RNAcentral holds the sequence, with entries from ENA. Bacterial RNase P class A from Pseudideonella sakaiensis, 338 nucleotides, folded computationally. The gene name in the source record is rnpB. The prediction has a mean pLDDT of 75. The source organism's lineage runs through Bacteria, Pseudomonadati, Burkholderiales, Sphaerotilaceae and Pseudideonella. The model forms 90% of the base pairs in the Rfam consensus.

RNA sequence: GAAGCGAGCCAGACCGCCGCUGUUGCAUCACCCGAAAGGGCGCAUCGGAGGAAGGUCCGGACUGCACAGAGCAGCGCAGCAGCUAACCGCUGUCCACCGCAAGGUGAGGAUCAGAGCAACAGAGACGAGUCGAGCGGGCGUUCGCCCGCCUCGGGUGAAACGGGCAAUCUCUGCGCGCAGCAACACCAAAUAGGCACACGUCGAUCCGGCUCGGGGAGUGUGCGGGUAGGUGGCACCGAGCUUCGCAGCGAUGCGGGGCCCAGAGGAAUGGCGGUCACGGCAGGCGCCCGCAAGGGCGUCGUGCCGCACAGAAUCCGGCCUAUCGGUUCGCUUCACUU
Numbered sequence: 001g002a003a004g005c006g007a008g009c010c011a012g013a014c015c016g017c018c019g020c021u022g023u024u025g026c027a028u029c030a031c032c033c034g035a036a037a038g039g040g041c042g043c044a045u046c047g048g049a050g051g052a053a054g055g056u057c058c059g060g061a062c063u064g065c066a067c068a069g070a071g072c073a074g075c076g077c078a079g080c081a082g083c084u085a086a087c088c089g090c091u092g093u094c095c096a097c098c099g100c101a102a103g104g105u106g107a108g109g110a111u112c113a114g115a116g117c118a119a120c121a122g123a124g125a126c127g128a129g130u131c132g133a134g135c136g137g138g139c140g141u142u143c144g145c146c147c148g149c150c151u152c153g154g155g156u157g158a159a160a161c162g163g164g165c166a167a168u169c170u171c172u173g174c175g176c177g178c179a180g181c182a183a184c185a186c187c188a189a190a191u192a193g194g195c196a197c198a199c200g201u202c203g204a205u206c207c208g209g210c211u212c213g214g215g216g217a218g219u220g221u222g223c224g225g226g227u228a229g230g231u232g233g234c235a236c237c238g239a240g241c242u243u244c245g246c247a248g249c250g251a252u253g254c255g256g257g258g259c260c261c262a263g264a265g266g267a268a269u270g271g272c273g274g275u276c277a278c279g280g281c282a283g284g285c286g287c288c289c290g291c292a293a294g295g296g297c298g299u300c301g302u303g304c305c306g307c308a309c310a311g312a313a314u315c316c317g318g319c320c321u322a323u324c325g326g327u328u329c330g331c332u333u334c335a336c337u338u
Base pairs, nucleotide, nucleotide: 001334002333003332004331005330006329007328008327009326010325012276013275014274015273016272017271018270020048021047022046024044025043026042031040032039033038050309054320055319057318058317059316060315061314062180063179064178065177074176075175076174077173078172079093080092081091082090083089094108095106096105097104098103109171110170114169115168116165117164134149135148136147137146138145139144184232185231186230187229194223195222196221197220198219199218206214207213240259241258242257243256244255245254246253247252278306279305280304281303282302283300284299285298286297287296288295289294
C1' cells in the first nucleotide's frame, strides 16, 4: 500500500423568536365543560424519543381467573459446562462444515422399541431375495433344464441384509395452567328492567296553592347490578443509569461513590431565522502528467443542493429487520522498502 475479518462510537453543534406537552411549587377568588364523578384555563421552575422507540417473534414483571397431589393429551427446547428473574437469549468449549488466515455458520439427544421414506442408474432399494458364475443333488445323448446351498465375482449407485434419514411419525430428557393494561381496581349518569318498604278501587299519585268537581291504577322512597363517562394502574428507588474496585477466560456477580432521566390519551417532543461543522456538484487559484483533448492532487467564510432509517403508548431482558454518511481500535493475508 492492497484485499479482508472482528468489536465499538456519532446520528449535526450553538444562539434568537414563536409555539406544544408534562413534573413540582404558588394561586385555587372568579371563569369554562359536565347531572355527578372529574377535567381545564393563570404564573414560575425544571424536564421532553431511539439505536433501533419498529416487527410483535421469544422470555419475564404486573393483573384477573383457575388450582390438593399425580398422570394423560397438547405445545416448545435439545452436544457439554455455565450465566440469568426468565428465555427459542447470552458466554466458554468440543465436534462438523466453509475460508490460505483473521474468522464465520450449525434445528449438533436417540435408528441394539416400532412405523415410514430413498430421485437417477441398476436384475434387485429396504419387502425380500438374484443378472451371471461356483458347489451339491436329480432329470437328461452332448448342449441343457429343475431343486437346494451358502460362499465368491462383475456391473449400477450416495447406499446392495448392511447401513442411512429423526427439518416424517416416534422414543428419551427438560420446561410450560389460561388470558392479557382494551388486564384489572375505584367513582359513577340518562333510559329500561329488578328487589324491599309505604300509600292505593274505603279511589292514592295527577288536574299549578285550597275547596268542590273530574279521572281511574298505579304512585312515592330507598337499595343493588350493569352501560356511557371519569380516575387510578402510568412513569416509577427501578432485574434503573453511570463510575471505580474485586472475583471470573467470559457471559456475569459482589461491594463503594455519584445521579433521578419523556409520559400523551385522535396521542406533545415542532416551526422560522442566523453562525459554524460535514458530504456532493459546479466554480476560482496553484502544482503535476500529457503534443493535445483532458486527467490527478492541494486549497478557497464563491454559489447551489443534501444530511439516513425511522418516531415512545404498562414496563423490562433478548432476537430479528431497516439505516445517508463519518469515525476509532484490534487482528489476518499478500506485495514492496529498510